[in-house]
RNA sequence: UUGGCGAGUUUGAUCCUGGCUCAGAGUUAACGCUGGCGGCGUGCCUAACACAUGCAAGUCGAGCGGAACACUUUGUGUAGCAAUACAUGGAGUGUUUAGCGGCAGACGGGUGAGUAACACGUGAGCAACCUGCCCUGAAGAGGGGGAUAACUUAUCGAAAGGUAAGCUAAUACCCCAUAUGUCCCAUCGCAAGAUGGGAUGAAAGCCGUAAGGCGCUACAGGAGGGGCUCGCGGCCUAUCAGCUAGUUGGCGGGGUAAUGGCCCACCAAGGCGAUGACGGGUAGCCGACCUGAAAGGGUGACCGGCCACAGGGGCACUGAGACACGGGCCCCACUCCUACGGGAGGCAGCAGUGGGGAAUUUUGGUCAAUGGGCGAAAGCCUGAACCAGCGACGCCGCGUGGGGGAUGAAGUUCUUCGGGAUGUAAACCCCUUUUGACCCUGACGAACACUGACGGUAAGGGUGGAAUAAGCCACGGCUAACUACGUGCCAGCAGCCGCGGUAAUACGUAGGUGGCAAGCGUUACUCGGAUUCACUAGGCGUAAAGCGGGUGUAGGUGGGUCGUUAAGUUCUUCGUGCAAGCUCCAAGCUUAACUUGGAGAGGUCGGGGAAAACUGACGAUCUUGAGUGAGGUAGGGGGGACUGGAAUUCCCGGUGUAGCGGUGAAAUGCGUAGAUAUCGGGAGGAACAUCAAUGGCGAAGGCAGGUCCCUGGGCCUCCACUGACACUGAGACCCGAAAGCUAGGGGAGCAAACAGGAUUAGAUACCCUGGUAGUCCUAGCCGUAAACUAUGCAGACUAGGUGCGGGAAGUAUCGACCCUGACCGUGCCGAAGUUAACACAUUAAGUCUGCCGCCUGGGGACUACGGCCGCAAGGUUAAAACUCAAAGGAAUUGACGGGGACCCGCACAAGCGGUGGGGCAUGUGGUUUAAUUCGACGCAACACGAAGAACCUUACCUGGGCUUGAAGUGCUGGUGGUACCUCGGCUGAAAGGCUGAGGGACCCGCAAGGGAGCCAGCAGAGGUGCUGCAUGGCUGUCGUCAGCUCGUGCCGUGAGGUGUUAGGUUAAGUCCUGCAACGAGCGCAACCCUCGUCCUAUGUUGCCACCCGCAAGGGGGCACUCUUAGGAGACUGCCGUGAAAAGCACGGAGGAAGGUGGGGACGACGUCAAGUCAUCAUGGCCCUUAUGUCCAGGGCUACACACGUGCCACAAUGGCCGUUACAGAGGGAAGCAAGACCGCAAGGUGGAGCAAAUCCCUAAAGACGGCCCCAGUUCCGAUCGUGGGCUGCAAUUCGCCCACGUGAAGUCGGAAUCGCUAGUAAUCGCUCAUCAGCAACGGAGCGGUGAAUGCGUUCCCGGGUCUUGUACACACCGCCUGUCACACCACGAAAGCCGGUUACGACAGAAGUUCCGCCUUGAGCGGACCGACGUCGUGGCUGGUGAUUGGGGUGAAGUCAUAACAAGGUAGGCGUACGGGAACGUGCGCCUGGAUCACCUCCUUU
Repeated sequence: UUGGCGAGUUUGAUCCUGGCUCAGAGUUAACGCUGGCGGCGUGCCUAACACAUGCAAGUCGAGCGGAACACUUUGUGUAGCAAUACAUGGAGUGUUUAGCGGCAGACGGGUGAGUAACACGUGAGCAACCUGCCCUGAAGAGGGGGAUAACUUAUCGAAAGGUAAGCUAAUACCCCAUAUGUCCCAUCGCAAGAUGGGAUGAAAGCCGUAAGGCGCUACAGGAGGGGCUCGCGGCCUAUCAGCUAGUUGGCGGGGUAAUGGCCCACCAAGGCGAUGACGGGUAGCCGACCUGAAAGGGUGACCGGCCACAGGGGCACUGAGACACGGGCCCCACUCCUACGGGAGGCAGCAGUGGGGAAUUUUGGUCAAUGGGCGAAAGCCUGAACCAGCGACGCCGCGUGGGGGAUGAAGUUCUUCGGGAUGUAAACCCCUUUUGACCCUGACGAACACUGACGGUAAGGGUGGAAUAAGCCACGGCUAACUACGUGCCAGCAGCCGCGGUAAUACGUAGGUGGCAAGCGUUACUCGGAUUCACUAGGCGUAAAGCGGGUGUAGGUGGGUCGUUAAGUUCUUCGUGCAAGCUCCAAGCUUAACUUGGAGAGGUCGGGGAAAACUGACGAUCUUGAGUGAGGUAGGGGGGACUGGAAUUCCCGGUGUAGCGGUGAAAUGCGUAGAUAUCGGGAGGAACAUCAAUGGCGAAGGCAGGUCCCUGGGCCUCCACUGACACUGAGACCCGAAAGCUAGGGGAGCAAACAGGAUUAGAUACCCUGGUAGUCCUAGCCGUAAACUAUGCAGACUAGGUGCGGGAAGUAUCGACCCUGACCGUGCCGAAGUUAACACAUUAAGUCUGCCGCCUGGGGACUACGGCCGCAAGGUUAAAACUCAAAGGAAUUGACGGGGACCCGCACAAGCGGUGGGGCAUGUGGUUUAAUUCGACGCAACACGAAGAACCUUACCUGGGCUUGAAGUGCUGGUGGUACCUCGGCUGAAAGGCUGAGGGACCCGCAAGGGAGCCAGCAGAGGUGCUGCAUGGCUGUCGUCAGCUCGUGCCGUGAGGUGUUAGGUUAAGUCCUGCAACGAGCGCAACCCUCGUCCUAUGUUGCCACCCGCAAGGGGGCACUCUUAGGAGACUGCCGUGAAAAGCACGGAGGAAGGUGGGGACGACGUCAAGUCAUCAUGGCCCUUAUGUCCAGGGCUACACACGUGCCACAAUGGCCGUUACAGAGGGAAGCAAGACCGCAAGGUGGAGCAAAUCCCUAAAGACGGCCCCAGUUCCGAUCGUGGGCUGCAAUUCGCCCACGUGAAGUCGGAAUCGCUAGUAAUCGCUCAUCAGCAACGGAGCGGUGAAUGCGUUCCCGGGUCUUGUACACACCGCCUGUCACACCACGAAAGCCGGUUACGACAGAAGUUCCGCCUUGAGCGGACCGACGUCGUGGCUGGUGAUUGGGGUGAAGUCAUAACAAGGUAGGCGUACGGGAACGUGCGCCUGGAUCACCUCCUUU
């Protein structure tokens, strides 16, 4: 000095892998909206599509002959007196120029079709070459000749254009001479060359008075230009692997300026190729341009260099140069003209037109400058060039004003209605004048005389006036910038993630804000970010990725020492890397863009020199890598032959009898024709128990009875030998489980397919009975597996510990053990290190080296097509369209499991009593209805809201009314016989309406007036209308379950973990111990209330040991009961036992009570979008003569049914009758009501007492006695009838009670299901709230009587803790697979059909070069080779299309199943085979990427 930034998105969260997307820069751009000025640039990327019109290459008269015109001069003829006129010649001057001739039309300009090539770039070479004009040198230019265009005449044709005859010139053409040149020969010389001889072979003039100039010819050289050759460099494809006959080379020739198979004849058989030939696709190449930190990647517009092309194709001519853009010939296609005979043409020059397209300009000016052609020159020509025009297409610059200005105006917008924002913004005041307008002046560009297109332009001066000038996009995150309204999964947005289903910062609009600005956005494309193809700089155990294994070729890599060399390497020097561009420094336009000058940089480049460490090469040597030899040794290593016993099955025979077999349970099957069982004999095939083992061997697959033969490899020990012989290994070759195939054998058992039986909704399965291929052998194929250690091979280095196998050594010993211990193999644990983590860890996944293989998002796809292999099955190699924003790995927390362990709970079990059956009551569903108002729906809705529906309630229905309203607030106006009160009348169902009579106001204030009331009106009320998924509050539930968390520390990359786990213990995360944890909080417990014992205090209305009294009561007393307060008491405190201790447990003592004494209140973090908008409150929305409000009647009470919750029963532990006893807790004034009387009773009359420890309401079961005698009853009481009572305005819909009569179902309840563990269940009554009354049999309380059972935790349900698996996280009511059906999309196959391209074999053959022949020697004729186009045939490659067909993908709510994820309910998967609607099932072999239990082994700790 220079210089590298990330983000969003997979998950509940995390780390990683990995893709997609964004922010940046750029563009020959286009599109949308918008648009003031200037400068500098730039402008057909598509149809190398077709082109009207004009222009783009001419020039030279000083090369030539003419012609025309003008002028000068001089003749002739005619007319005329003449001047003169006319006609016609000669000479000259000037101007013009058709033709001959010369030079230039090969440059300049355009385009990028072709081309993968010496085309381009770079560096070399040509002793293998050419070169007009230009420059230099030196030499020459003598003498002759014959034509021809123009022109004239004739003639053909429509035209274009010819034909014939005749005349003529030249710097046109020819001949002779000469020539340093060229060729040949000879001599000399190494050669270069020299000398001599022969052959061949040049020329032109013009201008000028002259001097001279310009030309001409040949030679030599230069400069510049060109040609040819070579090294190196730069695209894709191997689903293109073999290509090649002029092919490769040689000899000789032809051809060319020149080398050369460039061409030809002959000879040889070569040449190229995995370092990619040949083929296919694509493409002009470079300087450079864009991007990038760089390395790279992309591009090849403008400017510059090279190449190629000129409608498509071929060909040559001329020429210094062409195979020629504005020249020629021929063919083809197209267009035009035509008299139909024949002709003409080529904008990829500049403009311009049509067409194509998203898209690209004027038919402009000038040769003034720069440059080019010709010319002696003047000059002419020049769409090269210079300018102008059009386009915001790009870059750069400028402007649209500056300063002041608060009542923070109006408008708009938001609002919590107070206000906020727009916003100093505007208005208003002061100032300025860039740009634009107008006026005046006015260049440089000309060096160089004339000459300026641009241009009256740039620039300068002036006039006047804020005047003429701002938009576009965005505002959910990334990403700077937010609100309102509208909309309501609609309309729409969207780069990715994703927004929108009634409160959208994401759609649309508005306000506001942010960004950029004459632009702003969008789209397309490139680089970047992307270390996401990784050279710099990635990976492969589980994420994608190690070939199934080996042998080995090419290649790559390679031990120690010495020497040589100098290819690599390093240093130095020379050359080159054009200019422009880039970087730096300067300079010029007012600045900048732009331009100019100088310097630098830029390379796999070429030459020279130096060095010699490293690599290479060469030579020499060494032994440690590797190998060989020797001695041992273990082994299911391989192949072959032989052989053994156990078992299964079958056969024969004996014994023997009714079953056997099989399963969860069965059945099919076998068996009285004798099975199974058992004994004996026999046959046959297959496999080898025990030993046996994370033990052995092998490269892997794999290998197991025994013996023998053949054979491979390893290990150990020891010396000796070779001397780097090595490692790896693309291709290649070999081996390669199981299944499968071919042929032939064999066949006991097992067993795909198949059959039957079960199971099941089904069961093409799991289970059972059978059973064929196959499994076995021989020979040959196949070549794949979860062929796995999911870990390539080889080598080196880097702590240990502990097993097992092998063999050696030391020590010890008689010896085996023991001990020590180097090597090889095989396990486990573990340090450092590594890793995303899991894990790996001397057997690496550590640190390094060498080589090979492989990967690059998921799906499509272990697929299609093509190739190769195979008998087939199939294998191998291996895409694309399309589609998604993920797919994935490891780990974490949960949840879940038809996983595990432990524990708890009336959870089960053990018991007691119920429900489910009947009748009734009540709630709900359903149905019905005008309405049967609404809500609540598993547990956790259903005697729930409702602790009281006849009216009311009431929200519903019908009908009748009211409209500031039934009630409230504010404002305005009005109001005195008004408000208000009393009494009427009419109408009406009532509300209400109409109307009358009587009374008749209040507060403040002196008054005026004000307030209140009322009336009218305006704001606004009102709503049990909607949304509990907008909310508050309250509540339910898990659950009174024992949990839920925090701080600090520690561990982990992190989510998280630890604590809170563990061992005990508890009702308890209760306590103790231990522990990287230490503490703490919310919960538990305790504190609170109540009951149980005692004490103290109190003593009425309570109590009574005492007295009086018949009693009521009085006196007295407060000991007791009781009451109300306050205390005591219980703490595992004491003893014993258990245990290491503690905690605790068990037993005991004492005690009223014993281990939380019973009960209650009390409900952690949270879950269920749980419930409630109808208690209340409340956002938003909706109604406003109604969805508000008033009234009457009806309904909420309906009734074929279904369910829940209850009551009463079915009876004798009972019913009925009589007698008789004992509570507690409550309630009582519109009340409780005693005694008494009436009534059978409900009740009535009446009313003492009591605002209550005083009075009143008050027990039943029980006890005692009697009757009933097992029945639809003296059980039961429904239903119905009749008559009463009570409440109430009212009892019909629709109340309760009483009496008499009636006397239904029901005889203990199917499947199923509920409650309860002690003063509990069961049973008995009593009270209260609500309430006029009551449908209460409900609810909340109270007491009386008062049990049984608990072995226990296997199972069901719920819960807690730990652990495990997971593809779940909306969390198993999860996830998810395949067929089928429907829609759409792309692709494959397909009888074929239609093109393109290419090869081969033929046919035919234009122009043309060359060659041959002929003659009349010409623009001659004929022929031959080649040859474009064309035609025929056969192939290859490729594209399009194709009835039909195949799978694939995608698609909110289709069908069938349930395959997978938990042990997924049969563990799953891989290969293979068969089968099946489908997922799939089964067989064989293999894998763990299987849960669980037990055992074995190993390791760790004690």